[in-house]
This record gives sequence, C1' cells and structure tokens, in this order.
RNA sequence: AAAUGGCAAACCAUUGGAAAUGAUGGGACGCAAAACUAGAGGGGCUACGUCUGUAUGGAUAUGCCAGCCAGGUUACCGAA
Repeated sequence: AAAUGGCAAACCAUUGGAAAUGAUGGGACGCAAAACUAGAGGGGCUACGUCUGUAUGGAUAUGCCAGCCAGGUUACCGAA
C1' cells in the first nucleotide's frame, strides 16, 4: 500500500448525577490502537459539600475528562 473488519464526534431522545459528565438508542466528525488503565505523571472541566464574603461572588475534589499529552497492558492485516 492492500484486505477483513472495528470504534463512534457533534447533535437528538430517554435516563443517572448538584454539575462536569456517564449509560442506552439513533447518528457519523473523525480514529491504526478513538481497546483497557484515573493505580500518587502532566493538563483540563465541574463545585453538591466545606471555607470565605454585606452581596453579585471567590477558593477548594473526595466528582469528572484516556476522542488533551504522556506512561503501562493487550490486539487485526502484511506489499515495501
């Protein structure tokens, strides 16, 4: 390169959740690991609760994101 295929963004519906966001179904933006891993890496999102403030607010993760980067583990094909 080719071939068999795989996953499924946004959005919509339902549902869990305070929210971020998760799940199911539809749907495809893309992905050679867009498979798994949050188990002390980095970064990002949210703020129920807690603290603070006269107040609009501010700080904060035990919550969340691996389709943000990195690491670890596993995996299909086989021209060069």
c-di-GMP-I riboswitch aptamer from Bacillus tuaregi, 80 nucleotides, folded computationally.
The coordinates come from a structure-prediction model, not an experiment, and the mean pLDDT is 87.
The model forms 95% of the base pairs in the Rfam consensus.